[in-house]
RNA sequence: GGGCGAUUAGCGCAGUCGGUAGCGCAUCACAUUGACAUUGUGGGGGUCACGUGUUCGAGUCACGUAUCGCCCA
Repeated sequence: GGGCGAUUAGCGCAGUCGGUAGCGCAUCACAUUGACAUUGUGGGGGUCACGUGUUCGAGUCACGUAUCGCCCA
């Protein structure tokens, strides 16, 4: 230098054909306990890496950039 893949909540990950962003863990509150743990119920938490474009509408499509990984040279 070239090719491919990944980037979504604090962490690990889903997200189908473009149509309201979700799950588990964690966290907070309440219930349960003498207290803790466990368990149950409920809540909060997101610039979907960044920018531009296409579209009525983008996590999803196009182009560019960044970071990480693999391969080629």